[in-house]
Molecule: c-di-GMP-I riboswitch aptamer
Organism: Nitrosomonadales bacterium
RNA sequence: UUAAUUGAAGGGCAAACCCAUCGAAAGGUGGGGACGCAAAGUUACCGGUCUAAGGGGUCAUUAAUGACCCUAUGACAGCGGGGUUGCUAGA
Numbered sequence: 001u002u003a004a005u006u007g008a009a010g011g012g013c014a015a016a017c018c019c020a021u022c023g024a025a026a027g028g029u030g031g032g033g034a035c036g037c038a039a040a041g042u043u044a045c046c047g048g049u050c051u052a053a054g055g056g057g058u059c060a061u062u063a064a065u066g067a068c069c070c071u072a073u074g075a076c077a078g079c080g081g082g083g084u085u086g087c088u089a090g091a
Base pairs, nucleotide, nucleotide: 012037013036017032018031019030020029021028022027035078041084042083043082045081046080047079048076049075050074054071055070056069057068058067059066060065
């Protein structure tokens, strides 16, 4: 120097699912529960993904109404990147 194996200490967060609740929905919050995570702390800045109340359009229909399509101003940080903060060890 390279490769392999082994190895911390204190801990932290909490997927799916269940219950309650908010929301039109996506999804959020609280409790239970652990699939996993060295940032699975935080932040919608960039890309991406999800939803469509409202708005617009089309079709059916006498009309009411219904169906379908488009659209975030809504959401996702446990999709990736960026910003920012933190713990431990070594140098």